The RNA shown here (SAM-I/IV (S-adenosyl methionine) riboswitch aptamer) has 112 nucleotides and comes from an Acidimicrobiales bacterium. It matches the Rfam family "SAM-I/IV (S-adenosyl methionine) riboswitch aptamer". A reference for the family is Trausch et al. (2014), "Structural basis for diversity in the SAM clan of riboswitches", PNAS. The family is grouped with related families in Rfam's "SAM clan". Rfam links the family to the GO terms S-adenosylmethionine metabolic process and regulation of gene expression. The model forms 96% of the base pairs in the Rfam consensus. It was read from a public genome assembly, where an Rfam model found it. The coordinates come from a structure-prediction model, not an experiment, and the mean pLDDT is 75.

């Protein structure tokens, strides 16, 4: 990089922004600025659960079609299921990441 499988999400969220390119148009794409969102990583002493943080990595700023009175279901599609540096070279080992300084339970350490 390609292909396959599983799983979670697709909302009461966030742009009628600027600019350039393509297009007859609908619209599509690049860049800049702005914004949304805790999916992964990381931080909040260690572990578990929860909560917070947009910091690192993604992503998003319109999901579509069909069935159904509706709740919802099915299919398709989209996105996530870390990144990076060094050593070593499928493996594996070690390091790094902002602000803030949470709750409960357990563990460990310490004091009395």
């Nucleotide at each position: 990089g390609c292909g396959g499988a599983g799983u979670a999400u697709c909302a009461c969220g966030a742009g009628u922004g600027g600019u350039c390119c393509g297009g007859a148009g609908a619209c599509g794409g690049g860049c800049c600025c702005g914004g949304c969102a805790a999916c992964c990583u990381g931080g909040g002493u260690u572990c578990g659960c929860c909560c917070c943080c947009a910091a690192g990595g993604u992503g998003c700023c319109u999901g579509c079609a069909c069935g159904g009175a509706g709740a919802c279901g099915u299919g398709c599609g989209a996105u996530g299921c870390g990144g990076u540096c060094g050593g070593a070279a499928c493996a594996c080992c070690g390091g790094c990441a902002a602000a803030c300084c949470g709750g409960c339970g357990a563990a460990c350490c310490g004091a009395c």